[in-house]
Model confidence (mean pLDDT): 81 of 100. This is a predicted structure of a 73-nucleotide RNA (transfer RNA) from a Candidatus Omnitrophota bacterium. The sequence was found in a public genome assembly.
RNA sequence: GGGGCUGUGGCGCAGCUGGGAGCGCGUCUGACUGGCAGUCAGAAGGUCAGGGGUUCGAACCCCCUCAGCUCCA
Repeated sequence: GGGGCUGUGGCGCAGCUGGGAGCGCGUCUGACUGGCAGUCAGAAGGUCAGGGGUUCGAACCCCCUCAGCUCCA
C1' cells in the first nucleotide's frame, strides 16, 4: 500500500425485506426481609464509530474517513 470482517446504553450482544432502538448483566428507587444478601416491581441511561449522499423514511443501501482484528505484498 491492497483485500476481508467488526464498530449499537457502563459491559456482553440482538436488530429479519428500509418504517416500534431492544435483550441479558450492571446501576438507581421502592416493597418484602433481621438485612448493604436474595426475590419482586419500577426507573434512568443511546449523536447506532465520524461526515456526506439516496429515500416520504436509514443502525440497515451508496461514498469518504477513523479505530480494532485478520490475510496478501